[in-house]
The RNA shown here (transfer RNA) has 71 nucleotides and comes from a Minisyncoccota bacterium.
It matches the Rfam family "tRNA". By type it is a transfer RNA.
The RNAcentral record of the sequence draws on ENA.
RNA sequence: CGCGGGGUAGAGCAGUGGUAGCUCAUCAGGCUCAUAACCUGAAGGCGGCCGUUCGAGUCGGCCCCCCGCAA
Numbered sequence: 001c002g003c004g005g006g007g008u009a010g011a012g013c014a015g016u017g018g019u020a021g022c023u024c025a026u027c028a029g030g031c032u033c034a035u036a037a038c039c040u041g042a043a044g045g046c047g048g049c050c051g052u053u054c055g056a057g058u059c060g061g062c063c064c065c066c067c068g069c070a071a
Stems, first nucleotide, its partner, number of pairs: 002069006010024004018054001026042005047063005
């Protein structure tokens, strides 16, 4: 250099072009004598740039990073 898979919240993962969601974690409140558990709520995210489209996490191009294959 070539081929394939991946990059989405602090962590692990969903998301078939139309409001970006789940579990755990964090924070606040409730419950309790208290802690845990449990209940309610909140904050927090699409690797970068450009393009296609009325509309892109999703499609296309280039680049960056991680894993694997081949050499």

The source organism's lineage runs through Bacteria, Bacillati and Minisyncoccota.